RNA sequence: AAACUUCUUAUUUUUUUUGAGAGUUUGAUCCUGGCUCAGGAUGAACGCUGGCGGCGUGGAUCAGGCAUGCAAGUCGAGCGAGCCGCCUCCGCAAGGAGGCGAGCGAGCGGCAAACGGGUUAGUAACACGUGGGUUACAUACCGCUAAGACAGGGACAACUAGCCGAAAGGUUAGCUAAUCCCUGAUAGUCCCUCACGGGUAAAGCUUGCCUUCGGGUAGGCGCUUAGCGAUUGGCCCGCGGCCUAUCAGCUAGUUGGUGGGGUAACGGCCCACCAAGGCGAUGACGGGUAGGCGGUGUGAGAGCACGAUCGCCAACACUGGCACUGCGAUACGGGCCAGACUCCUACGGGAGGCUGCAGUCGAGAAUAUUGGUCAAUGGGGGAAACCCUGAACCAGCGACGCCGCGUGCUUGAAGAAGCCCUUCGGGGUGUAAAGAGCUUUUCUAGGGGAGGAAUCUUCGGAUGACAGUACCCUAGGAAUAAGGGGGUGCAAAUUCUGUGCCAGCAGCCGCGGUAAUACAGAACCCCCGAGCGUUAUCCGGAUUUAUUGGGCGUAAAGGGUCCGUAGGCGGUUAAGGAAGUCUAGUGUUAAAUACCUUGAGCUUAACUUAAGGGGUGCCCUAGAUACUCCUUGACUAGAGGACGUUAGAGGCUGAUGGAACGGUCGGUGUAGGAGUGAAAUCCGUUGAUAUCGACCGGAACACCAAAAGCGAAGGCAUUCAGCUGGGGCGGUCCUGACGCUGAGGGACGAAAGCGUGGGGAGCAAAAAGGAUUAGAUACCCUUGUAGUCCACGCUGUAAACGAUGGACACUAGCUAUCUGAAGUGUCGACCCUUCGGGUGGCGAAGCUUACGCGUUAAGUGUCCCGCCUGGGAAGUACGGCGGCAACGCUAAAACUCAAAGGAAUAGACGGGGUCUCACACAAGCGGUGGACCAUGUGGCUUAAUUCGACAACAAGCGAGGAACCUUACCAGGGCUUGACAGGCUAAUGAAACCCUAGUGAAAGCUAGGACUACCCACAAGGACAUUAGCCCAGGUGCUGCACGGCUGUCGUCAGCAUGUAUCUUGAGACGCACGCUUAAAUGCGGUAACAUGCGUAACCCUUAUCCCGCGUUUCAUGUGUCGCGGGAAACUGCCCGGGAUGACCGGGAGGAAGGUGAGGAUGACGCCAAGUCAGCGUGGCCCUUUGAUGCCCUGGGCUGCACACGUGGUACAAUGGGGCCGACAGCGGGUUGCAAAGCUGCAAAGCGGAGCUAAUCCCUUAAACGGCCUCUCAGUUCGGAUUGAGGUCUGCAACUCGACCUCAUAAAGCUGGAAUCGCUAGUAAUCGCACAUCAGCCAUGGUGCGAUGAAUACGUUCCUGAGACUUGUACUCACCGCCCGUCACAUUAGGGGAGCCGGCAGUAGCCGAAAUUCCGAGCAAUCGGACCUAAGCUAAGGUCGGUAACAAGAAUGAAGUCGUAACAAGGCACCGGUAGCGGAAGCUGUCGGUGGAUCACUACAUUU
Repeated sequence: AAACUUCUUAUUUUUUUUGAGAGUUUGAUCCUGGCUCAGGAUGAACGCUGGCGGCGUGGAUCAGGCAUGCAAGUCGAGCGAGCCGCCUCCGCAAGGAGGCGAGCGAGCGGCAAACGGGUUAGUAACACGUGGGUUACAUACCGCUAAGACAGGGACAACUAGCCGAAAGGUUAGCUAAUCCCUGAUAGUCCCUCACGGGUAAAGCUUGCCUUCGGGUAGGCGCUUAGCGAUUGGCCCGCGGCCUAUCAGCUAGUUGGUGGGGUAACGGCCCACCAAGGCGAUGACGGGUAGGCGGUGUGAGAGCACGAUCGCCAACACUGGCACUGCGAUACGGGCCAGACUCCUACGGGAGGCUGCAGUCGAGAAUAUUGGUCAAUGGGGGAAACCCUGAACCAGCGACGCCGCGUGCUUGAAGAAGCCCUUCGGGGUGUAAAGAGCUUUUCUAGGGGAGGAAUCUUCGGAUGACAGUACCCUAGGAAUAAGGGGGUGCAAAUUCUGUGCCAGCAGCCGCGGUAAUACAGAACCCCCGAGCGUUAUCCGGAUUUAUUGGGCGUAAAGGGUCCGUAGGCGGUUAAGGAAGUCUAGUGUUAAAUACCUUGAGCUUAACUUAAGGGGUGCCCUAGAUACUCCUUGACUAGAGGACGUUAGAGGCUGAUGGAACGGUCGGUGUAGGAGUGAAAUCCGUUGAUAUCGACCGGAACACCAAAAGCGAAGGCAUUCAGCUGGGGCGGUCCUGACGCUGAGGGACGAAAGCGUGGGGAGCAAAAAGGAUUAGAUACCCUUGUAGUCCACGCUGUAAACGAUGGACACUAGCUAUCUGAAGUGUCGACCCUUCGGGUGGCGAAGCUUACGCGUUAAGUGUCCCGCCUGGGAAGUACGGCGGCAACGCUAAAACUCAAAGGAAUAGACGGGGUCUCACACAAGCGGUGGACCAUGUGGCUUAAUUCGACAACAAGCGAGGAACCUUACCAGGGCUUGACAGGCUAAUGAAACCCUAGUGAAAGCUAGGACUACCCACAAGGACAUUAGCCCAGGUGCUGCACGGCUGUCGUCAGCAUGUAUCUUGAGACGCACGCUUAAAUGCGGUAACAUGCGUAACCCUUAUCCCGCGUUUCAUGUGUCGCGGGAAACUGCCCGGGAUGACCGGGAGGAAGGUGAGGAUGACGCCAAGUCAGCGUGGCCCUUUGAUGCCCUGGGCUGCACACGUGGUACAAUGGGGCCGACAGCGGGUUGCAAAGCUGCAAAGCGGAGCUAAUCCCUUAAACGGCCUCUCAGUUCGGAUUGAGGUCUGCAACUCGACCUCAUAAAGCUGGAAUCGCUAGUAAUCGCACAUCAGCCAUGGUGCGAUGAAUACGUUCCUGAGACUUGUACUCACCGCCCGUCACAUUAGGGGAGCCGGCAGUAGCCGAAAUUCCGAGCAAUCGGACCUAAGCUAAGGUCGGUAACAAGAAUGAAGUCGUAACAAGGCACCGGUAGCGGAAGCUGUCGGUGGAUCACUACAUUU
């Protein structure tokens, strides 16, 4: 695959075949879009590696140059002479004659040499392919048919002789044969023809037999003529197949005719004359590239790319030209000439052509042997034998490709060693190895050994290059045989070490800055395997040029608009035709290849081969007529016209009006005006501004006015008139498809700009001045010229936009408005209904990436045009066309990047909006900033001033206690298993412990003494210690950017999430928007959401009131104000009002307390790589037997002082200072402690020691306050720094460096600049008290406690911060963001460039070889001349390229300069066109767009 059976499904039939994606733009998403990868292929090359065989394949570059050899000859049966050998005869010999030979090599002659072989330079062409034509032709050899082959003559080689030349070669004279040449005869067929007639041929050779040796006869090979065939060619035509329009016009034999010439043959092929044609947007002409095809590669196919090997055709043969011979050539291994090159030379001349096979040099990434044989196949010659054949067949070289085989097989440990990893337990390499058994493809050795042979022959026999090869047999032995690439993702496969943005990798995205699966090495793993990778190229993927099979509102893309030429497309109906179309058939589409079927041969396969089938296309024949087309006729629904009517800023021209503005004149009038954020420049006493009147001037037209109207677009507005274009509606009539679109083309075309001439009020580029500013070539202001206006002419561009080409048809509606008609109705009109035409809004279906569009489509279809194909370079360069210019239109490339982009989403941000909150501001009170001091930090200094913390969130912070210690720092002195932990081995068993001495600053070192002990008979053992050694200890060394834990901050802000459901392609949204409310995401209402969690609140603690119980240490007792324990009470519960009757809000009552009563603890998801490796823990790294980053010790430092900052303390005084007297707390602490009374001292304190392990005793007199006295405004009776002297206390020790006491000293400071901090009630402010740390204390700090006890809040505009919603965004490292341009430096490519150099194709002129032809001469050979041409020369150009001083722009490049243009309203909204200006981005004028935020108004829609 087919058949049968069952079941199922499907129905127009049959057959065959068949399509994979991924990475990368973003914070994330969808889309658009490019880049890259996975596949296949190659005549390949390169890198590493390499056992064998078969079959293929191999100069792709310099069509560059070539040494050497070979690649085309053959025929004696066409011919003559010569040579050689043999035989015969003559001859003594030399030699001569004859004969024989598939003998030799020259010559004449014939045939071949035009094939075979090579290459792809040229060629864009009838060169090729395909299909036809040739009545317009040829064809040697071959086949067939018919006829013929008669009679004569002649020359030239060879050869001989002479001469020239170095050679190549030549020349003169003479002899000769033929299948050589010529003449004549014959001529059915053949050719010419006026159809009478005329004309044109030939060659022999050989074999057998016979022979009278003259020849005859038969056969074979040839010869001549004609015809037919076959084969091979010539010529002509239709169709087909590259790029370029930045090549648009080309053409003079050009196009045609007549007549000739020429050819095998038609023909401008050539010539003379005549005519003026011929080709072209369906792309002529030019330029570039290229041999074409069968086919090959790829692809699902359609296609795309290619044209090696094999086959067909063409072209070429050193370059160019030319003919001769011949059937055939304009001839690769023939000729002549010119040129370049090479070689020889006696310098006079000559020779040559590997793009045949080998080989060599060169260039190149790169492509083989100077091999064998004619054995086979094929070719030439020959009658044949045979000869020739670098065609061919073979061999050699190259893993260049395809195919096949091998490098062993079985067994072998819970698994050797080595290596790697490790959580140290183990795991991996791994049955892998070793070991044992087996096999022998391959290999080596030996032996055997083909087929390919068809042929020739003297009939005996002879012939194989490959090749002793394939193949077969025997023996031996696992023996001879594995690598390459990769391991982040795409994409199969992972660990360790080293390195430290280095070295390097990379196809793309990207890796590497100390834990790299991405670099390098190793181990292991993955893929393929005698190969594996890389590079290059092609196809694919890429639907990324889209016929199959794409798009154009915003991503790239609709022409600025219309008219219209060519072209494309086109209404209804009938007839005819049959071009397209369809059906059937014939022929062809070479073979090979590819595909299908069935086979065959090599062991298989690759490979080779047989037979059959299918196959697109083209020609021809016959038929069909639905559709398209053509012709003819008809129609009216498209289109147009007539008639009536109608709206309108449609256009042009001429008039005309008022307001405003400016000016001039005059009047009134006086000191200002103008301008701005604020000012100034400016105007004004020569009278401004203001105001009145008159006149002049130019420009623009308020209200009406609108979402309106008209026009093709640009655009169009006072009013009136004239001229004029287009549109709508109505019903009747007419024409009869007259239509749609529209490449080129034409016309119109805002603003700016240009030319000429006018005009010029206002405005206003440039310019000037004034401001602002760091600057300000700007924004603002004062002036102001072009211009703006008119006429005529040019320019021809805009975000010329609806970013949406035109036409036609179809597909729900609702609503508004402009305009017309009809109906109803009315005197007329409005209103209402219906039917058209426009202009808007919202929306069904549908479409769209989304936004959105939606009968005015971006929906569904048809037709035509324009345009797009990643970003940048660039709408630029060059060229062309246009323009007066400015410039416009057309329009690239090199190079560079992996993106550029659209829409939407979440956030963040805004010098966007709305709402809300907070000691945020405001209102208040008190401070800081000034002084002195304390303390912390920076800086400086230093041997060291240890370290950390740096906006808020560092700086009286870590530190809640640095004289030693602490201590980490510095100097010096010491120790090294260590100051500390665990373990092991050995020795010592007494040692440890304790004490003493010496030395020393101490640590330490050295030495000595004394004493004790477990189990146990001893030994051994345990514990302990020392010493020695080994594992190890130790580190405040580094990394907080490897971490845990803890903490700060936003912030006690109200937020942050999840499940399910729903919406969206998706990211996401919703929930959680909105209204009311709250301190609150607190509630209520409502709602595509419903719930939930972490936060909020509450629960917890303290406190305010009361009650109950108990009561020591309270108290004289009782008591209970007090202590402890428990409980009650407050919940918007009640009333009134408001409100949606809700939540809740306002007020009130009661109450100790009222709306969270006050305070505390409690800190969501997260942010800041925030802080801490020095509190602790911890990964990794680093230091450590001797000068340690460890440990110990002494001393020093952390306290250092020109200075700056932060946080505090005390003050500056009378609300005060001083003195005396007097009063009232609470939290707490205390046995290494708090310490009373009493005594001493001026005091610090000392002595003392009661009491107290605390409601009992002590610290413990609270202070501000009150009363009385004094001081009287001053550097003071304020203020107390600083300094001197004397003391006390703690402590080994107060020098650096403690606190306190007394006396003395008595500084700055008289309320603090800019700026800035805290606080809303028992709060601020003021006052003291306690405690932690602690020997003491640098505490004025910190944490708590009580005492006294205010002021103010209108309010939310502003500052700061926060929350919600919304909006814009080019930000997402998130505005401390992003980003633009000049300048400077480096590199790169391209363009311009005075020029210089070269290539290519031509034009004009000059000169002009050979050759053909012609003319002349000659018997001829040949000579002379002419025409034409190649080559050469000259001249002016064209075109393409190379190079170049220099100048300009472009691109790229971790950290350069100047500014800040853009993105938010980007701080002057931005952008487009244009013009001027400026270091630069840019600014300004003018017109336009919204792709502008915000606010307001209006209209529409929605809801009621």
Notes
A computed fold for a 1504-nucleotide RNA from Candidatus Paceibacter normanii SCGC AAA255-P19, annotated as small-subunit ribosomal RNA. The sequence was found in a public genome assembly. The prediction has a mean pLDDT of 84.